[in-house]
RNA sequence: ACGCCAGUGGCGCAAUUGGUAGCGCUACGGAUUCCAAAUCCGUCGGUUGGGGGUUCGAGUCCCUCCUGGCGUGCCA
Numbered sequence: 001a002c003g004c005c006a007g008u009g010g011c012g013c014a015a016u017u018g019g020u021a022g023c024g025c026u027a028c029g030g031a032u033u034c035c036a037a038a039u040c041c042g043u044c045g046g047u048u049g050g051g052g053g054u055u056c057g058a059g060u061c062c063c064u065c066c067u068g069g070c071g072u073g074c075c076a
Base pairs, nucleotide, nucleotide: 001072002071003070004069005068006067007066010025011024012023013022019056027043028042029041030040031039049065050064051063052062053061
């Protein structure tokens, strides 16, 4: 330098042909318990890495940049 893959709540991951983002853990509240743990119920939490574009509508398509990983090279 080129090619490929990934980036989504605090953490780990989903999301069908583009149709308006969900699950587990954690946290918080409650039930249970003499108290806790475990278990059960509920709640909060995301401008989907940044910016721009296409579209009625973008996590998904296009462009660019950033970060991480893998591979193939060039020069000295």

The RNA shown here (transfer RNA) has 76 nucleotides and comes from a Planctomycetota bacterium. Its mean pLDDT, the model's own confidence on a scale to 100, is 80. Taxonomically the source falls in Planctomycetota (Bacteria, Pseudomonadati). Its Rfam family is "tRNA". It is annotated as a transfer RNA. Rfam's curators write: Transfer RNA (tRNA) molecules are approximately 80 nucleotides in length. The same sequence occurs in records of 2 taxa.